[in-house]
Context: one part of a larger RNA
RNA sequence: GAACGAACGCUGGCGGCAUGCCUAACACAUGCAAGUCGCACGGGAAGUUUCGGGGCAACCCGAAAUUGUAUAGUGGCGCACGGGUGAGUAACGCGUAGGCAACCUACCUAAAACCGGGGAACAACCUGUCGAAAGACGGGCUAAUUCCGCAUACGUCCGAUCUACUCAGUAGAUUGGAGAAAGAUGACCUCUGCUUGCAAGUUAUCAGUUUUAGAUGGGCCUGCGUCCGAUUAGCUAGUUGGUAGGGUAACGGCCUACCAAGGCGACGAUCGGUAGCUGGUCUGAGAGGACGAUCAGCCACACUGGCACUGAAACACGGGCCAGACUCCUACGGGAGGCAGCAGUGGGGAAUAUUGGACAAUGGGGGAAACCCUGAUCCAGCAAUGCCGCGUGAGCGAUGAAGGCCUUCGGGUCGUAAAGCUCUGUCGGAGGGGACGAAACCUUCGUGGGAAUAAUACCCCAUGGAAUUGACGGUACCCUCAAAGGAAGCACCGGCUAACUCUGUGCCAGCAGCCGCGGUAAUACAGAGGGUGCAAGCGUUGUUC
Numbered sequence: 001g002a003a004c005g006a007a008c009g010c011u012g013g014c015g016g017c018a019u020g021c022c023u024a025a026c027a028c029a030u031g032c033a034a035g036u037c038g039c040a041c042g043g044g045a046a047g048u049u050u051c052g053g054g055g056c057a058a059c060c061c062g063a064a065a066u067u068g069u070a071u072a073g074u075g076g077c078g079c080a081c082g083g084g085u086g087a088g089u090a091a092c093g094c095g096u097a098g099g100c101a102a103c104c105u106a107c108c109u110a111a112a113a114c115c116g117g118g119g120a121a122c123a124a125c126c127u128g129u130c131g132a133a134a135g136a137c138g139g140g141c142u143a144a145u146u147c148c149g150c151a152u153a154c155g156u157c158c159g160a161u162c163u164a165c166u167c168a169g170u171a172g173a174u175u176g177g178a179g180a181a182a183g184a185u186g187a188c189c190u191c192u193g194c195u196u197g198c199a200a201g202u203u204a205u206c207a208g209u210u211u212u213a214g215a216u217g218g219g220c221c222u223g224c225g226u227c228c229g230a231u232u233a234g235c236u237a238g239u240u241g242g243u244a245g246g247g248u249a250a251c252g253g254c255c256u257a258c259c260a261a262g263g264c265g266a267c268g269a270u271c272g273g274u275a276g277c278u279g280g281u282c283u284g285a286g287a288g289g290a291c292g293a294u295c296a297g298c299c300a301c302a303c304u305g306g307c308a309c310u311g312a313a314a315c316a317c318g319g320g321c322c323a324g325a326c327u328c329c330u331a332c333g334g335g336a337g338g339c340a341g342c343a344g345u346g347g348g349g350a351a352u353a354u355u356g357g358a359c360a361a362u363g364g365g366g367g368a369a370a371c372c373c374u375g376a377u378c379c380a381g382c383a384a385u386g387c388c389g390c391g392u393g394a395g396c397g398a399u400g401a402a403g404g405c406c407u408u409c410g411g412g413u414c415g416u417a418a419a420g421c422u423c424u425g426u427c428g429g430a431g432g433g434g435a436c437g438a439a440a441c442c443u444u445c446g447u448g449g450g451a452a453u454a455a456u457a458c459c460c461c462a463u464g465g466a467a468u469u470g471a472c473g474g475u476a477c478c479c480u481c482a483a484a485g486g487a488a489g490c491a492c493c494g495g496c497u498a499a500c501u502c503u504g505u506g507c508c509a510g511c512a513g514c515c516g517c518g519g520u521a522a523u524a525c526a527g528a529g530g531g532u533g534c535a536a537g538c539g540u541u542g543u544u545c
Base pairs, nucleotide, nucleotide: 001545002544003543004542006541007540008539009538010537013390014389015388016387017386018385019383020382021348026346027345028344030343031342032341035077036076037075040074041073047066048065049064050063051062052061053060054059084301085300086299093226094225095224096223097222098221099220100219103218104217108214109213110212111211112210113209114208116150118148119147120146125140126139127138128137129136130135156178157177158176159175160174161173162172163171164170165169183206184205185204186203187202188201192199193198194197227273228272229271234264235263236262239261240260241259242258243257244256245255246254276298277297278296279295280291281290282289283288303324304323305322306321307320326337327336328335329334354380356379357378358377362376363374364373365372366371393423394422395421396420403414404413405412406411427486429481430480431479432478433477437472443466444465445464446463447462448461449460450459489534490533491532492531493530494515495514496513500529501528502527503526504525510517511516
């Protein structure tokens, strides 16, 4: 000198954009943060219409039809994303470059083929029992895109044989065995069945099954790189390798049995300390050094430790089980909980914000869609925490006013500074107008096309018009009005280092980054006048270069 997620002191007008628990991975009251689908299913309060009865009426009761809303249940998809934190980890964790002839991949895309025919259970519901509660148990009925057989299956998987090749194996051929599925909604009457028309019929859309390929996301392996300590020198029995088996999506001591005695290490093993890693950030001419907040990628964790279940994927932050610590409820028998999600509280600390608004946009989950959910996100609030911009007025104005300070008493200086005159209107204030961010989905009216069909329905695609949607926000911005009015401080002035005098004090009180000032003329202490430097900030402290 530069920098900061800073703090402290004094001071403080406005705006834009950023940033904001670095400490206790300490404990948490309260609210919200993951649901959705009735076009999968049984059941279905409510509503509408019609009929019957009662009532003067409002309306009430019962039945049927229709729409089938709400809540709970079965089922599907999601909950493994998004969000937080950095405790652990010196490691294939991360970075980089490769490998998998040793692997998986729900949803999505493309292609090929299929979707036949049966059965069963368990919730909800009814009923009974236990319990203070949390909840649990027994009996009975039932639906499905729930579950289980059967049939079929080119290709798929397993076994055998053969051939080719780029030969740990891959590809192809033959043969034996094994393995699938689910419907829903709309439209229609050509075929089929009953025959006004409706279906188990046809068709469209969305689903379902098998396989291949892609895309995306992961898993595993390897070379190299990745802090300090030798006042840590030896470490290792599943240890190193083999055979066989198990296990996994997959290779492998990953695990087990047996066999062998290996494996690592001064090119630093082992042990101890510290630490999430990177893109990057700061500094520096660079080389380098220090750091790893915000943003982005990867990893790890979710009260502490362990474990598995479900699932395409978890050993799962707001799922489960066990143990522990802690907190709470209890009828003392037993139960409930996990903010390192967003706010917020206590505590710790020098120190770090609102128990806000909205799903309008972007994105995500579910759904055919309408739509629902979304503390992701977008916004607003607080803080000079930082960066950037603007303002606190402009011109004229000498009797060089008054006053302060200094003085050699002549004067000098604050100083065109003020007053005064003439203007301007940024910001702030008041009034009025007032956005972009919104393009759409959907609905409706057309046009063109496609698939399929008996069809000009229905359906799908493209395109044009109309209509609809804004938290921020009556905000930004624009116009008008009044008015110089509301808006300057902080540090320093001995040298380094820009800026000097007076008074007080008298080695006292004090200053100080270094040198050093102060013991009666202190430009170094304290105050004042003046000056210098920065400026809505200025200094101090801390840390890094």